[in-house]
Molecule: transfer RNA
Organism: Gammaproteobacteria bacterium
RNA sequence: GCCUCUGUAGCUCAGUGGAUAGAGCGCCGUGCUUCGAACGCGGAGGUCGUAGGUUCGAUCCCUACCAGGGGCU
Numbered sequence: 001g002c003c004u005c006u007g008u009a010g011c012u013c014a015g016u017g018g019a020u021a022g023a024g025c026g027c028c029g030u031g032c033u034u035c036g037a038a039c040g041c042g043g044a045g046g047u048c049g050u051a052g053g054u055u056c057g058a059u060c061c062c063u064a065c066c067a068g069g070g071g072c073u
Base pairs, nucleotide, nucleotide: 001072002071003070004069005068006067007066010025011024012023013022018056027043028042029041030040031039049065050064051063052062053061
């Protein structure tokens, strides 16, 4: 330098054009308990890597760039 895969909540991941973006773990509050753990209930937390484009509508499709993994030279 070229090819390829990945980037979504603190962490691990789902969602792959349809409008309010979710799960598990973690965190906070609360019930229970003598106190904890476990369990139940509730809650906070996301510019969906960045910038453009296509579309009535983009996390999803296209382009470039950024970061990371793998391969080739």